[in-house]
Context: one part of a larger RNA
RNA sequence: UGACGAGGACCCGCACAAGCGGUGGAGCAUGUGGUUUAAUUCGAAGGAACGCGAAAAACCUUACCAGGUCUUGACAUGUACCGAACUCGGCUGAAAGGUCGAGGUGCCCUUCGGGGAGCGGUAACACAGGUGCUGCAUGGCUGUCGUCAGCUCGUGUCGUGAGAUGUUGGGUUAAGUCCCGCAACGAGCGCAACCCUUACCUUUCGUUGCUAACAGGAAAGCUGAGAACUCGAGAGGAACUGCCCUGGAAACAGGGAGGAAGGCGAGGAUGACGUCUAGUCAGCAUGGUCCUUACGACCUGGGCGACACACGUGCUACAAUGCCCGAAACAACGCGCUGCGACACCGCGAGGUGAAGCGAAUCGCUGAAAAUCGGGCCCAGUUCAGAUUGGAGUCUGCAACCCGACUCCAUGAAGUUGGAAUCGCUAGUAAUCGCAGAUCAGCAUGCUGCGGUGAAUACGUUCCCGGGUCUUGUACA
Numbered sequence: 001u002g003a004c005g006a007g008g009a010c011c012c013g014c015a016c017a018a019g020c021g022g023u024g025g026a027g028c029a030u031g032u033g034g035u036u037u038a039a040u041u042c043g044a045a046g047g048a049a050c051g052c053g054a055a056a057a058a059c060c061u062u063a064c065c066a067g068g069u070c071u072u073g074a075c076a077u078g079u080a081c082c083g084a085a086c087u088c089g090g091c092u093g094a095a096a097g098g099u100c101g102a103g104g105u106g107c108c109c110u111u112c113g114g115g116g117a118g119c120g121g122u123a124a125c126a127c128a129g130g131u132g133c134u135g136c137a138u139g140g141c142u143g144u145c146g147u148c149a150g151c152u153c154g155u156g157u158c159g160u161g162a163g164a165u166g167u168u169g170g171g172u173u174a175a176g177u178c179c180c181g182c183a184a185c186g187a188g189c190g191c192a193a194c195c196c197u198u199a200c201c202u203u204u205c206g207u208u209g210c211u212a213a214c215a216g217g218a219a220a221g222c223u224g225a226g227a228a229c230u231c232g233a234g235a236g237g238a239a240c241u242g243c244c245c246u247g248g249a250a251a252c253a254g255g256g257a258g259g260a261a262g263g264c265g266a267g268g269a270u271g272a273c274g275u276c277u278a279g280u281c282a283g284c285a286u287g288g289u290c291c292u293u294a295c296g297a298c299c300u301g302g303g304c305g306a307c308a309c310a311c312g313u314g315c316u317a318c319a320a321u322g323c324c325c326g327a328a329a330c331a332a333c334g335c336g337c338u339g340c341g342a343c344a345c346c347g348c349g350a351g352g353u354g355a356a357g358c359g360a361a362u363c364g365c366u367g368a369a370a371a372u373c374g375g376g377c378c379c380a381g382u383u384c385a386g387a388u389u390g391g392a393g394u395c396u397g398c399a400a401c402c403c404g405a406c407u408c409c410a411u412g413a414a415g416u417u418g419g420a421a422u423c424g425c426u427a428g429u430a431a432u433c434g435c436a437g438a439u440c441a442g443c444a445u446g447c448u449g450c451g452g453u454g455a456a457u458a459c460g461u462u463c464c465c466g467g468g469u470c471u472u473g474u475a476c477a
Stems, first nucleotide, its partner, number of pairs: 001477002003474003007471007015461002019425005026316008034307002042053002064302007073127001077126002079123005086103007107116003129291002132289003138285002140280003143276001145274001150189006156165003169180003195268004200237007210226002214224003240262001243256005318418001322377006334365003339358002343354004384415001389410007431453007
């Protein structure tokens, strides 16, 4: 100087408390451990691994296993020789591969002999190749403490020195934020602001968007028209403790007015010096090392989907604030041409057939659901719940046996609110309801967004956890 302490003081954080909803019990989905297996590829491991890499494992992916194959190789460059490229066929085979044939002659230059580019083949060798190992050799990127308020430097001063001071102290703040003081005076990286979204207003522009007034029309912004309103996308304004009161030396704090909005308005992006020898050699790059007729490469099939068990994360429930049936309510973000597909007809349905429009403020996905209204159920393993299983189908795709999603009929399991324990959340939040998108042929209870309905509680900081500042002890560095 740090680190540590069931040492102390002060202060923060959904840390506790106050509240609301869960997890832990059930069934299923998914990840992991374990076990099994020819293989169940690999990585991730307290927090900070476990719906994680994977924003899509039927083939492919695929890295694993079995079998069948190839050896200058599936991919790159170079040398030599042959051939245009290329197209088609026979045999064998599960395919890959092996083997045997047929057709075919382009482009540029030319002294008409040929040469060249490109592509294909053959041969040998340099080499290729490796998701083999080492994240304890690395780059890059990422997680975490933590959006915590800290981390440092120059000069000066103090100390033999390590170092200290500044950065401590008194206040204040979300903040090393600011004020005051002070052997310090300044400065840098962080904080804040500058960026984006959102909340109010003005203005410009009005189509594909809008419709108040006028006209047409049975009706529909449908048409004429309008530029008011909504909305869209540009420009600008608006909030600064500016004003008032109280306290205070100041910074600032409490209250008030006006205001769409207050005292950081709300949300996002933004992550200091560093820590964890943190994670990743399987995204990529890369040193070293190892393999080289195989640890490389291709194919078919299987596996990654196994199942006595154990754990994490979720979905659906156990019901009446509910379930079922019927009916004429209201979104936002997005996406669409190998695409979205209106509408009509067929089908109980998944869907099918035909097909308009739309590269989209124009057409479509797209009737959102909860809600509301009417009717039924009457507390029961039920008109709750839907696992499981039988049968019949639809769609995608070369192909749904292993191993897809969905539909219909039948079947109806566990489950009556969950032990010890444990998680999230402070407001348009929790809870609850649906919608869209990425991935994607197909496949979502996951993920990323979007809107609808919309609470309760916070006395307080004694205690648990994490963190910050000062101080104290130490046999630790």
This is a predicted structure of a 477-nucleotide part of an RNA (small-subunit ribosomal RNA, 3' major domain) from an uncultured bacterium.